The RNA shown here (SAM riboswitch aptamer (S box leader)) has 118 nucleotides and comes from a soil metagenome.
The coordinates come from a structure-prediction model, not an experiment, and the mean pLDDT is 79.
The RNAcentral record of the sequence draws on MGnify.
[in-house]
RNA sequence: CUCAUCAAGACGGGUAGAGGGAACGGCCCGACGACACCCGGCAACCGGCGGGCGCAAUCGCCCGACGCGGUGCUAACUCCGGCGGAAGGCGACGAACAGCGCCUUUCCGAAAGAUGAG
Numbered sequence: 001c002u003c004a005u006c007a008a009g010a011c012g013g014g015u016a017g018a019g020g021g022a023a024c025g026g027c028c029c030g031a032c033g034a035c036a037c038c039c040g041g042c043a044a045c046c047g048g049c050g051g052g053c054g055c056a057a058u059c060g061c062c063c064g065a066c067g068c069g070g071u072g073c074u075a076a077c078u079c080c081g082g083c084g085g086a087a088g089g090c091g092a093c094g095a096a097c098a099g100c101g102c103c104u105u106u107c108c109g110a111a112a113g114a115u116g117a118g
Stems, first nucleotide, its partner, number of pairs: 001118006012039004019029003024081003040074003044071004049064006078112001083109005088103004
C1' cells in the first nucleotide's frame, strides 16, 4: 500500500501494585486490585482436518468440526462522539411551504483505528 472483517464468543486462577479504556471531548473500569504478564478460556483470519460442488490429485468456492500449528482476542457495538447524508423532534420567523438554528433521538456512509491475509 491492497483486500476482508469489526452487534457473536471468551466463567476463572496466579504474579504484581496504580493508573487504565490509542489521542481529544464525554462516559466508564480501578486497592471489592483495574492495566500488564503467565496459566486457563474463546474461535475471527491463515495453515492443517472432514464433507460437498466445479470434468478436479493439484486449483477455486461453499459447509462443518477442532483448538494441532501461525496470529489474534478475552468490560462496555471499534464504549460513545467529532465529518457527510436521510428521518424524527424542538425553536424563532412565517398564512403555509421552503429555508435557518439546536438535539442525552434513529438509520446509512465516510474518516480514524484494530485484526488477519497478501
Rfam family: SAM riboswitch aptamer (S box leader). Rfam describes the family as follows. The SAM riboswitch is found upstream of a number of genes which code for proteins involved in methionine or cysteine biosynthesis in Gram-positive bacteria. The model forms 88% of the base pairs in the Rfam consensus.